[in-house]
RNA sequence: CCUGGUCUCCGGACGACCGCCGGCAGCGCCCGCUGCGGGAGGAAAGUCCGGGCUCCUCAGGGCAGGGUGGUGGGUAACGCCCACCGUCCGCGAGGACAGGGAAAGUGCCACAGAGAACAAACCGCCGGACGGCCCGCGAGGGCGACGGCAAGGGUGAAACGGCGAGGUAAGAGCUCACCGCGGCCCGGGCGACCGGGUCGGCACGGCAAACCCCACCCGGAGGAAGAUCGAGUAGGAGGAUCGCGCGGCCCGCGCUCAGGUCCUCGGGUAGAUCGUUGGCGGCCGCCCGCGAGGGCGGCCCUGGAGAAAUGGUCGUCACCGCCUGCGGGCGGCACCAGAACCCGGCUUACGGAGACCAGGCACU
Numbered sequence: 001c002c003u004g005g006u007c008u009c010c011g012g013a014c015g016a017c018c019g020c021c022g023g024c025a026g027c028g029c030c031c032g033c034u035g036c037g038g039g040a041g042g043a044a045a046g047u048c049c050g051g052g053c054u055c056c057u058c059a060g061g062g063c064a065g066g067g068u069g070g071u072g073g074g075u076a077a078c079g080c081c082c083a084c085c086g087u088c089c090g091c092g093a094g095g096a097c098a099g100g101g102a103a104a105g106u107g108c109c110a111c112a113g114a115g116a117a118c119a120a121a122c123c124g125c126c127g128g129a130c131g132g133c134c135c136g137c138g139a140g141g142g143c144g145a146c147g148g149c150a151a152g153g154g155u156g157a158a159a160c161g162g163c164g165a166g167g168u169a170a171g172a173g174c175u176c177a178c179c180g181c182g183g184c185c186c187g188g189g190c191g192a193c194c195g196g197g198u199c200g201g202c203a204c205g206g207c208a209a210a211c212c213c214c215a216c217c218c219g220g221a222g223g224a225a226g227a228u229c230g231a232g233u234a235g236g237a238g239g240a241u242c243g244c245g246c247g248g249c250c251c252g253c254g255c256u257c258a259g260g261u262c263c264u265c266g267g268g269u270a271g272a273u274c275g276u277u278g279g280c281g282g283c284c285g286c287c288c289g290c291g292a293g294g295g296c297g298g299c300c301c302u303g304g305a306g307a308a309a310u311g312g313u314c315g316u317c318a319c320c321g322c323c324u325g326c327g328g329g330c331g332g333c334a335c336c337a338g339a340a341c342c343c344g345g346c347u348u349a350c351g352g353a354g355a356c357c358a359g360g361c362a363c364u
Stems, first nucleotide, its partner, number of pairs: 001360011012317007020039002023036005041336001045347002048345005053222004065218005070084005085099001086097004100213002105211002107207003122153002124149004132143004161179002164176003180202001181200008226274004236265007243255004281300008319332005
């Protein structure tokens, strides 16, 4: 320098002016004015996972259903994160893993292929004695019914342990060594697992993001959740009276179909307020931990709308590019994207910077 890998960080600073939205204080009745101070992101996004909070349901347990799935830790919790283990990929730095169980049962294994799971014989290899056919004078040779074999070829994602040696007519765990696999034992590790020994002659293919089995976890809806206040002459209930009936009249009793007036009551709608911004919060220091993270102390906190504010212009500096007469000049300053109850993650989108590491090339 090139090509890669991992991790981390950043997403201009300050000031002035004009606007917009909240907060506090003062003045003024309402409503405004003045002053001070604040006002988007690393993803505010997707709404995928986990929680806080709220309401509904709610004795407890089970079934069904869903999720998770190596081990140990972190955390409020997680499907997240950290460390480690195993398998696979990569020359390597490193990366990927839906990573429990296939000797509980059921099921599936396309195409190709003879055969795809209590295996089979297509091409082959070997024998071919007793018999058969053909050639040959003959010795003999060829074909071949039949039998043996599974080494080699071929098919396939996968072919019933691999490889080498012995063995054999040819072969075969038939025998042996090594590897693999399985059982047992010993040692190390909290553990996943690792190392070693010994026995077994191989019996046990793959698939569980197929059913299933095992272990653990999970109630539902969501902030338009929900809580409080609450009009109108809109409506409802009760009472009194006017009214109607009984009655000579009053009191009283009954009726309330329709209506008027008055009083009382509770519920709802419009609307208002809360939820609604201080929270499992940030920053710094020390300590513990490999790490994720934890403990202690100090300091700081003013985005909060309701169709929805967070914007614009200018100047100085910084940064980048080009030019340069080295004084400077010109240009650029973006991209992805914008809170709507709040947090912890993941994923996706965008523009840059740095550190460390790996492989290669060149030079010293």